Molecule: transfer RNA
Organism: Candidatus Parcubacteria bacterium
């Protein structure tokens, strides 16, 4: 340079175009315990960016950024 995949929470995954984007573990906070861990309850927290198609886009389409592999 070409060609394929990928980007969602601090991590690690989920989500036939349509429901309040979900779990876990991690943080915090409470409960519980002579303290701690472990269990419990709850709370925070996310769709790489910009345009398209759509009544409706994590999903499709396109540029771009960024990473992984493969050809030369």
């Nucleotide at each position: 340079g070409c060609c394929u995949c990928c980007g969602u929470a601090g991590u690690u995954c989920a989500a036939c175009g349509g429901a309040u984007a979900g779990a876990a573990c991690a943080u915090c906070a409470c409960a519980c315990u002579c303290c701690u861990a472990a269990c419990g309850u709850g709370a925070u927290g996310a769709u790489g960016g910009g345009g398209g198609u759509u009544c409706a886009a994590u999903u499709c389409c396109u540029c771009c950024c960024g990473g992984a592999g493969g050809c030369a």